[in-house]
């Protein structure tokens, strides 16, 4: 520097649901709570998907814990 893996160690994230808050809404914030997750960091670039508005084409937002790609990361062995 590259794969590989989550057995140890230090640890991190946070699913459903509950309360608050916020938004037309898909959601998004905190707070509890923990289904999981070796990137369950981060990015709408591609595919899907979910919302609003349209007759319909389409526009605009929302999902990174829906996939696939970038780019970044402890630790172990090779």
């Nucleotide at each position: 520097c590259u794969c590989u893996g989550a057995a140890a160690a230090g640890g991190g994230c946070a699913a459903a649901c509950c309360c608050g808050u916020u938004g037309a809404g898909a959601g998004a914030c905190g707070g509890g709570g923990g289904c999981g997750c070796a990137a369950a960091g981060c990015u709408c670039c591609g595919g899907g998907g979910c919302c609003u508005c349209c007759g319909a084409c389409g526009c605009g937002g929302c999902c990174g814990g829906c996939c696939g790609a970038g780019c970044u990361g402890c630790c172990a062995g090779a």
Molecule: c-di-GMP-I riboswitch aptamer
Organism: Myxococcota bacterium